Transfer RNA from a Nanobdellota archaeon, 71 nucleotides, folded computationally.
[in-house]
């Protein structure tokens, strides 16, 4: 160079054309003589840009990071 997968919350990760769940963390509060456990809640996410659509996180093209392979 050329191909072919990934990209969702702090972290692993699920989904699906109609406004995104878990799960571990994190914080608050309850409970304990104190921590652990454990219960109640509360914040946190669709990598960028066009396009296509009434509507896009979901198709399409393109960029950017990553990962494999070929040369």
């Nucleotide at each position: 160079g050329c191909g072919c997968c990934c990209a969702u919350a702090g972290u692993u990760u699920a989904g699906u054309g109609g406004u995104a769940g878990a799960a571990c963390g994190a914080c608050u509060g309850g409970u304990u003589g104190c921590c652990a456990a454990u219960c109640a809640g509360u914040a946190a996410g669709u990598u960028c840009g066009g396009g296509u659509c009434c509507g896009a996180u979901u198709c399409c093209c393109g960029a950017u990071g990553g990962g494999c392979g070929c040369a």
The coordinates come from a structure-prediction model, not an experiment, and the mean pLDDT is 81. The sequence is in RNAcentral, with records from ENA. Rfam family: tRNA. Rfam classes the family as a transfer RNA.